[in-house]
Context: one part of a larger RNA
RNA sequence: UGCAUACGGUGGAUGCCUUGGCAAUGGAAGGCGAUGAAGGACGUUGUAGCCUGCGAUAAGUCUCGGGAAGCUGGCAAACAAGCUAUGAUCCGGGAAUUUCCGAAUGGGGAAACCCACUCUCAGGAGUACCACGUAAGUGGAGCAAACCCGGGGAACUGAAACAUCUAAGUACCCGGAGGAAAAGAUAUCAACCGAUAUUUCCUCAGUAGCGGCGAGCGAAAAGGAAACAGCCUUUCAAUCAGUGUAUAGUGGAACAGAUCUGGAAAGUCUGGCGACACAGGGUGAUAGCCCCGUACACAAAAUACUCUGAUUGCGAUAUCAAGUAGGGCGGAGCACGUGAAACUCUGUCUGAAGAUGGGGGGACCACCCUCCAAGGCUAAAUACUCUCCAUUGACCGAUAGUGAACUAGUACCGUGAGGGAAAGGUGAAAAGAACCCCUGUUAGGGGAGUGAAAUAGAAUCUGAAACCGUAUGCAU
Numbered sequence: 001u002g003c004a005u006a007c008g009g010u011g012g013a014u015g016c017c018u019u020g021g022c023a024a025u026g027g028a029a030g031g032c033g034a035u036g037a038a039g040g041a042c043g044u045u046g047u048a049g050c051c052u053g054c055g056a057u058a059a060g061u062c063u064c065g066g067g068a069a070g071c072u073g074g075c076a077a078a079c080a081a082g083c084u085a086u087g088a089u090c091c092g093g094g095a096a097u098u099u100c101c102g103a104a105u106g107g108g109g110a111a112a113c114c115c116a117c118u119c120u121c122a123g124g125a126g127u128a129c130c131a132c133g134u135a136a137g138u139g140g141a142g143c144a145a146a147c148c149c150g151g152g153g154a155a156c157u158g159a160a161a162c163a164u165c166u167a168a169g170u171a172c173c174c175g176g177a178g179g180a181a182a183a184g185a186u187a188u189c190a191a192c193c194g195a196u197a198u199u200u201c202c203u204c205a206g207u208a209g210c211g212g213c214g215a216g217c218g219a220a221a222a223g224g225a226a227a228c229a230g231c232c233u234u235u236c237a238a239u240c241a242g243u244g245u246a247u248a249g250u251g252g253a254a255c256a257g258a259u260c261u262g263g264a265a266a267g268u269c270u271g272g273c274g275a276c277a278c279a280g281g282g283u284g285a286u287a288g289c290c291c292c293g294u295a296c297a298c299a300a301a302a303u304a305c306u307c308u309g310a311u312u313g314c315g316a317u318a319u320c321a322a323g324u325a326g327g328g329c330g331g332a333g334c335a336c337g338u339g340a341a342a343c344u345c346u347g348u349c350u351g352a353a354g355a356u357g358g359g360g361g362g363a364c365c366a367c368c369c370u371c372c373a374a375g376g377c378u379a380a381a382u383a384c385u386c387u388c389c390a391u392u393g394a395c396c397g398a399u400a401g402u403g404a405a406c407u408a409g410u411a412c413c414g415u416g417a418g419g420g421a422a423a424g425g426u427g428a429a430a431a432g433a434a435c436c437c438c439u440g441u442u443a444g445g446g447g448a449g450u451g452a453a454a455u456a457g458a459a460u461c462u463g464a465a466a467c468c469g470u471a472u473g474c475a476u
Stems, first nucleotide, its partner, number of pairs: 001475009015461001016425002020396002022393007029385002031143002039101003042055003046079002049075003061095006070083003106115003116127004129140004147178001148176005158165001162212001188195002199226004209217002230377003236313007244305004249298003255271003260267001272289002274278001280292003326350008336362001357372005412419002432460001435447004
């Protein structure tokens, strides 16, 4: 030095676990804001820090309910000082307080700061802008995950290059609204038969078509379903009464053992019991009957909402659509790229008729059929989920699952926009090792003790491999 065996060190794979995630289903809710929001800064507990809560009344104040014997939030013990059957802590409804910044609104400003004026005994109150209104006054603004409507609107890319075209009316920007929005009661389709608002789904159909007829784009009617509602004055608001629901809760069945193993019984054995409850979780291993629950049955002082009824109150427009329909030029939308291009919208120039009238039926004309534009409202079926409740999973199980199971959008990086981690597990219970010894030692270790176990000792479950050793044997 190599090989083998044994025992270690290091390391943190694997197994098991889950506080956290992910995806859904069914309900609810779909807004908050000048009565100052969302989001923050700074404070606030007897004791430093972070988180949570709260706001100079500051882990809280008052009140009304619930509930019950302990309590003074968590990390996180300890000490101190207190509260509590005159019902605390805790849970829910309502009220009060609510510094400063922030739409931020008295003026300014490098956010959480500076400087004012008027009224007022103190405390305190008022003072921005815009719209409407004579005024009094009323309203607006800002934020928020997606969904929706409108105004603007790319490029990469594809066409195997590229220009029409495509990507795509997508991304993105702006404005606006609602719990949905938009659309909507035919100047619609159809085809000589008829249908009858709108929206959504299936189908029609990758069809008819459009297209440097390239790449590609791509309907509609009919049919089947979901939901149905019509109208233009009887709709909305407030109060009261009733009903139901939400926001705390209440009751809630039934087991023992001197069997065995074990540290521990819920396991095993023996003998019972409940079940409208054998969903689930916890308890020193696997519990229907130990605990929380579950099935089932109940409950609200207060506030909110739904529905029903009653009462009161409020508010109407126009006389039936003219600078309109149509036409020319230039564009855009329609699946339809100007094409034979109807139809819809309109920048510009023009410009009718008046139901004996007018529009449409894909150039255009005739006949026929059908409808009535140039005013307005309208639930449901449809889209979405920042959020709340309940439930589910041939979803993950700490390099997975959210970036984040832990002080996580933290630490850290960047001037900034922005980027962005790692990091879970002692034990049933801290019973977390008194005391002694070695030593410079609050390091580390050896005894002792606890424990079922300490090779479970806090760098703590299990503890693979790489890597490093010790001992023995063999080889050189």
A computed fold for a 476-nucleotide part of an RNA from a Pseudomonadota bacterium, annotated as large-subunit ribosomal RNA, domain I.
The coordinates come from a structure-prediction model, not an experiment, and the mean pLDDT is 85.
Its Rfam family is "Bacterial large subunit ribosomal RNA". Gene Ontology terms of the family: structural constituent of ribosome and ribosome.
The full RNA is in RNAcentral, with records from ENA.